[in-house]
RNA sequence: AUAUAUCUUUGGGGAUUGGUGAAAUUCCAUACCGGUGGUUAUAGCCCACGACCUCAUGAAAACAUGAGCUGAACAGGUGAAAAUCCUUGUGCCGACGGUCAGAGUCCGGAAGGGAAAAGAUGGCA
Numbered sequence: 001a002u003a004u005a006u007c008u009u010u011g012g013g014g015a016u017u018g019g020u021g022a023a024a025u026u027c028c029a030u031a032c033c034g035g036u037g038g039u040u041a042u043a044g045c046c047c048a049c050g051a052c053c054u055c056a057u058g059a060a061a062a063c064a065u066g067a068g069c070u071g072a073a074c075a076g077g078u079g080a081a082a083a084u085c086c087u088u089g090u091g092c093c094g095a096c097g098g099u100c101a102g103a104g105u106c107c108g109g110a111a112g113g114g115a116a117a118a119g120a121u122g123g124c125a
Stems, first nucleotide, its partner, number of pairs: 005121006017029003031105002033094002035049004044092002053068006073090003076086002096108003
């Protein structure tokens, strides 16, 4: 330094100020937020993963495994290299259920699950 095993911990942020209205943190204006790994160089919108949801199988509710579904960016500049950087410019996206009225931001499933990260112990060659 390392294959691999067990365990522990961690592991999602955000509605400001106005307007309309009987009623909206849901509409309008404005504001705010961005999980994990990868990438010649830093990513919400490049690639992949997780979450949500659907289906199948299993006594199958919980749960497990497998399959499916799975949003959104361009232009200019610098550079050897950036769809990642810039006091650049202009945009776009955001599960399901609930609600005096339509939700990325409120409430709920969820003190859940989880990609994965860090650490501890053991330890082959």
FMN riboswitch aptamer (RFN element), 125 nucleotides, folded computationally. It matches the Rfam family "FMN riboswitch aptamer (RFN element)". Rfam's curators write: The RFN element is a highly conserved domain that is found frequently in the 5'-untranslated regions of prokaryotic mRNAs that encode for flavin mononucleotide (FMN) biosynthesis and transport proteins.